[in-house]
RNA sequence: GGGAUCAUAGCUCAGCUGGGAGAGCGUUCGCUUGACGUGCGAAAGGUCAUGGGUUCGAGCCCCUUUGGUCCCA
Numbered sequence: 001g002g003g004a005u006c007a008u009a010g011c012u013c014a015g016c017u018g019g020g021a022g023a024g025c026g027u028u029c030g031c032u033u034g035a036c037g038u039g040c041g042a043a044a045g046g047u048c049a050u051g052g053g054u055u056c057g058a059g060c061c062c063c064u065u066u067g068g069u070c071c072c073a
Stems, first nucleotide, its partner, number of pairs: 001072007010025004019056001027043005049065001051063003
């Protein structure tokens, strides 16, 4: 230099054929316990990497940029 792929909650990751943003773990609170832990219930937590485009509507489609990983040279 050329190409592929990935970026969604604090972490690991789902998200189907474009229409509701979610799970597990973690955190906080409550119940349970003499206490801790376990168990049960609830809550908080997201500019969906950046900027633009298409569309009535974008996490999802198109382009650009940034970063990570891999392949080729």